Transfer RNA from Callorhinchus milii, 72 nucleotides, folded computationally. Its Rfam family is "tRNA". Its family is annotated with triplet codon-amino acid adaptor activity in the Gene Ontology. The family's RNA type in Rfam is transfer RNA. The sequence is in RNAcentral, with records from Rfam.
């Protein structure tokens, strides 16, 4: 500096041929313990960022930034 890939919840990671997001740890409450743990149960928690395109974008387009590859 060029090319490719990636960006989703506190973490690691599904997902969506455009109609609105799950999972497992982790958290917060309850059940259960003498108490902790472990089990159950529920609950809060997110689509890097900005334009474009559409009745509607996390998804399709552009640029931007972050990370990683690789090339010189």
């Nucleotide at each position: 500096a060029g090319u490719c890939c990636u960006g989703u919840a506190g973490c690691u990671c599904a997902g969506u041929g455009g109609g609105a997001a799950g999972a497992g740890c982790a958290c917060u409450c309850g059940c259960c313990u003498c108490a902790c743990a472990a089990g159950c149960g529920a609950g809060a928690g997110a689509c890097c960022c900005g334009g474009g395109u559409u009745u509607g974008a996390u998804u399709c387009c552009c640029g931007g930034c972050a990370g990683g590859a690789u090339u010189a």
NCBI's taxonomy places the organism under Eukaryota, Bilateria, Deuterostomia, Callorhinchidae, Callorhinchus.